[in-house]
The RNA shown here (transfer RNA) has 71 nucleotides and comes from a Verrucomicrobiales bacterium. The organism belongs to Verrucomicrobiales, within Bacteria. The prediction has a mean pLDDT of 81. It matches the Rfam family "tRNA". Its family is annotated with triplet codon-amino acid adaptor activity in the Gene Ontology.
RNA sequence: GCGCCCGUGGUUUAAUGGUAGAACAUGAGCUUCCCAAGCUUGGGGCGAGGGUUCGAUUCCCUCCGGGCGUA
Numbered sequence: 001g002c003g004c005c006c007g008u009g010g011u012u013u014a015a016u017g018g019u020a021g022a023a024c025a026u027g028a029g030c031u032u033c034c035c036a037a038g039c040u041u042g043g044g045g046c047g048a049g050g051g052u053u054c055g056a057u058u059c060c061c062u063c064c065g066g067g068c069g070u071a
Base pairs, nucleotide, nucleotide: 001070002069003068004067005066006065007064010024011023012022013021018054026042027041028040029039030038047063048062049061050060051059
């Protein structure tokens, strides 16, 4: 350089056109003499820009970042 794959809360990961879910972590409360464990509850996310569409995390284009292959 060329080809392919991936990018979603702090971390890991679903959803593949129609209100973005979960686990862990984290804040608050309950419980306990204290801690841990347990229970209840809250906050927090679609890499950036543009296009298609009534509607985009999803489809298309460009860019950014990461990985693999090839020379």